Transfer RNA from a bovine gut metagenome, 70 nucleotides, folded computationally.
The coordinates come from a structure-prediction model, not an experiment, and the mean pLDDT is 83.
The sequence is in RNAcentral, with records from MGnify.
Its Rfam family is "tRNA". It is annotated as a transfer RNA.
RNA sequence: GGGAUAUAGCUCAGUGGGAGAGCGUUCGGUUCGCAUCCGAAAGGCCGUGGGUUCAAAUCCCAUUAUCUCC
Numbered sequence: 001g002g003g004a005u006a007u008a009g010c011u012c013a014g015u016g017g018g019a020g021a022g023c024g025u026u027c028g029g030u031u032c033g034c035a036u037c038c039g040a041a042a043g044g045c046c047g048u049g050g051g052u053u054c055a056a057a058u059c060c061c062a063u064u065a066u067c068u069c070c
Base pairs, nucleotide, nucleotide: 001069002068003067004066005065006064009023010022011021012020017054025041026040027039028038029037047063048062049061050060051059
C1' cells in the first nucleotide's frame, strides 16, 4: 500500500422505510426435585465522525480496531 470484517452477553442474519434469529440470562408453568418441553420479559442509539436522500444498519468519504495479502 491492497482486500475483508465491525449489528444483543456469545455466534450470526438483515441489498433504502417494521432492527431480527439461535444459544445464553431472568421470571412463570410442567416435575417430589433436576433436565427436557411450553409461555413471557429484559438486553441494541448497528465501531466512530461526516456526506447523499423525504427517509441510511444498508449508498459515498474519512477514521479506529482486528484478520489477511504484498